Model confidence (mean pLDDT): 82 of 100. Transfer RNA from Candidatus Zambryskibacteria bacterium RIFCSPLOWO2_01_FULL_39_39, 72 nucleotides, folded computationally. Rfam family: tRNA. Rfam's curators write: Transfer RNA (tRNA) molecules are approximately 80 nucleotides in length. NCBI's taxonomy places the organism under Bacteria, Bacteria candidate phyla, Candidatus Zambryskiibacteriota.
RNA sequence: CUCCAGGUAGCUCAAUGGUAGAGCAUUGGGCUGUUAACCCAAAAGUUCAAGGUUCGAGUCCUUGCCUGGAGG
Repeated sequence: CUCCAGGUAGCUCAAUGGUAGAGCAUUGGGCUGUUAACCCAAAAGUUCAAGGUUCGAGUCCUUGCCUGGAGG
């Protein structure tokens, strides 16, 4: 320098163009001699950035940034 994949909750990851979810973790409650386990609930997101397409974009297009991989 070229090509490919990825960037979403604290972490690991989902999500046919149509209200962004799960597991773990956290917090509160239940359960009990206590803790753990188990059960219920809650909170936690400007979906990397800026534009474009669209009635509507996490998703499609363009550029940039970051991470990983391949080639030179």